[in-house]
Context: one part of a larger RNA
RNA sequence: UGACGGGGGCCCGCACAAGCGGUGGAGCAUGUGGCUUAAUUCGAUGCAACGCGAAGAACCUUACCUGGCCUUGACAUGCAUGUAGUAGAAGCCUGAAAGGGUGACGAUCCCGCAAGGGAAGCAUGCACAGGUGCUGCAUGGCUGUCGUCAGCUCGUGUCGUGAGAUGUUGCGUUAAGUCGCGCAACGAGCGCAACCCUCGUCGUUAGUUGCCACCAUUCAGUUGGGAACUCUAACGAGACAAACCCUUUUUAAGGGUGGGAAGGUGGGGAUGACGUCAAGUCAGUAUGGCCCUUACGGCCAGGGCUGCACACGUGCUACAAUGCCCAGUACAGUGGGAGGCGAAACCGCGAGGUGGAGCAAAUCCUCAAAACUGGGCCCAGUUCAGAUUGAAGUCUGCAACUCGACUUCAUGAAGCCGGAAUCGCUAGUAAUGGCGCAUCAGCUACGGCGCCGUGAAUACGUUCCCGGGCCUUGUACA
Numbered sequence: 001u002g003a004c005g006g007g008g009g010c011c012c013g014c015a016c017a018a019g020c021g022g023u024g025g026a027g028c029a030u031g032u033g034g035c036u037u038a039a040u041u042c043g044a045u046g047c048a049a050c051g052c053g054a055a056g057a058a059c060c061u062u063a064c065c066u067g068g069c070c071u072u073g074a075c076a077u078g079c080a081u082g083u084a085g086u087a088g089a090a091g092c093c094u095g096a097a098a099g100g101g102u103g104a105c106g107a108u109c110c111c112g113c114a115a116g117g118g119a120a121g122c123a124u125g126c127a128c129a130g131g132u133g134c135u136g137c138a139u140g141g142c143u144g145u146c147g148u149c150a151g152c153u154c155g156u157g158u159c160g161u162g163a164g165a166u167g168u169u170g171c172g173u174u175a176a177g178u179c180g181c182g183c184a185a186c187g188a189g190c191g192c193a194a195c196c197c198u199c200g201u202c203g204u205u206a207g208u209u210g211c212c213a214c215c216a217u218u219c220a221g222u223u224g225g226g227a228a229c230u231c232u233a234a235c236g237a238g239a240c241a242a243a244c245c246c247u248u249u250u251u252a253a254g255g256g257u258g259g260g261a262a263g264g265u266g267g268g269g270a271u272g273a274c275g276u277c278a279a280g281u282c283a284g285u286a287u288g289g290c291c292c293u294u295a296c297g298g299c300c301a302g303g304g305c306u307g308c309a310c311a312c313g314u315g316c317u318a319c320a321a322u323g324c325c326c327a328g329u330a331c332a333g334u335g336g337g338a339g340g341c342g343a344a345a346c347c348g349c350g351a352g353g354u355g356g357a358g359c360a361a362a363u364c365c366u367c368a369a370a371a372c373u374g375g376g377c378c379c380a381g382u383u384c385a386g387a388u389u390g391a392a393g394u395c396u397g398c399a400a401c402u403c404g405a406c407u408u409c410a411u412g413a414a415g416c417c418g419g420a421a422u423c424g425c426u427a428g429u430a431a432u433g434g435c436g437c438a439u440c441a442g443c444u445a446c447g448g449c450g451c452c453g454u455g456a457a458u459a460c461g462u463u464c465c466c467g468g469g470c471c472u473u474g475u476a477c478a
Stems, first nucleotide, its partner, number of pairs: 001478002003475003007472007015462002019425005026317008034308002042053002064303007073128001077127007088105001091102004108119004130292002133290003139286001141281003144277001146275001151190006157166003170181003196269004201237007211226002215224002240263001243257005319418001323377006335366003340359002345354003384415001389410007431454007
C1' cells in the first nucleotide's frame, strides 16, 4: 500500500421486510450428470455450466461408430515430363452407394498465311494440399462477471531516508469522485451526467395505398368530394428546480404549491472506466508451437448424436366452479410474403385437398384470444385433467422402421395445490390472454426474440441474511 475480520461508523441495491405469483410433489418437453453402447461426436461446470454454443440432428448437417472405397487427393499455387479421338460424355457391366471397368458420340481459347507453338484440360512425378488432431496455461479477436457499481489514474508542486502520501481526506449534498464550502495543494484525463434512438403533448410541412366531420352515393370510405380529425414521417416547440413558499452556512441542495401532456434523471433503450477471475472460446474465423501424411486426410452407405434402474436444472400442462363445455358476438399491434403469401367458391367431421382472384404490397394475403351475452355441468378423480396405448388418415420430403409434425375415433394414467428449501417482480410492472418473426423442405418451439389485450397488491422500516461503495481500526496474510 492492499486484502481480510463472526471490528466500528456512514450509505446503497427486490438484499431483507411488506405483498403477489411461482419452483421443490404429478405427467410431459428440454438440457446436464450418471449408466449403457460399436458409437451414444465435441465444448460449457458455484454465482457467471445445465431450453448454453445449437435462430431447426430422419439423409445432409456430422465432427462419432461399423463397413466399402480414394491417395497430388473434395480445394489452392508452382515446377518437370508426356498427351488429339484429348477434355467431356449418353449408355452398358459390377456395386448399398462411393468407387472400379467399358464406352457410341465428341469439343474450346490465343499467336500465326501455313507449318507449328502456347493456354485450358488430362496422366505421371515432385514441391505441397488437407486435419472440427493437441495446447484458451503460447496468442489475436470477441464475450461473460464484479457492475451502469462510482470509482481508476496522471502532470507539476509539497511532505517522507524510502515503499509511498497528499490531491481523491474533512463538513454538507447527490442516483453519481454530482455539486458547494473548507484544506499544501493547483490543474487534468478515463469513467458519471449530457449529446444519440424510442415512447408520451403541441405546432409546421405533406395527403396516397391511409383518414371521413360536412355534401351526395353504396352491401361496403364503395365512388365523387374533402384536407378538418386519425395516421404516416421529416422538421421544430416543450422541462430548466424555470415560477412562488419554506428549511439550511440564506452555498450546494432538500421539502412543498401552482401551472403543465409531462416535474425533479419524465418512462424505456443504446452506451460497460482502470482492472479482477492464467474466467470462456484453437469447434466461428485468424494464429505460434507440437503431432498425422495410402491417414488423425478425402468420398460413400447404414447406424449413432433421440439409447435408460436413476439424480439435478429450466420450462409447459394441470389438479378445477374467479372453473370447464356448447352457441352467439366485439376489440389489437409488431411483423412476414415471389422457387413466396395465397382470397372467394367447392370437397372433407378434421388435419387437409381442388382452385387460383389479388399482391415485390399503408393497396393483396396472413381468422386474435382472454373479455362480454345466453345455455349446460353441481363438487365427483367429475362434462376436471390429459399422459399412455390401439385403429384410420393428412402433409413435407428421394426416404418418416430406428427417428417428423398434425388430424379423427377409441382409450382414459399420475395428479385434490406440493417436505426441507428456494426463485421472480415496485406500475402499464407482476399476473394472465393471444399474435408475429428468425432458423426452416418438414419439424420434436412447451425454447428464443418481439408485439399488443386485460391488469393488481405492497414497501412500517434498515435490526437481521446476501452483494456493493466510502472512512476508520486490528492483523502471525501478500
Small-subunit ribosomal RNA, 3' major domain from an uncultured bacterium, 478 nucleotides, folded computationally. The prediction has a mean pLDDT of 84. It matches the Rfam family "Bacterial small subunit ribosomal RNA". Gene Ontology terms of the family: structural constituent of ribosome and ribosome.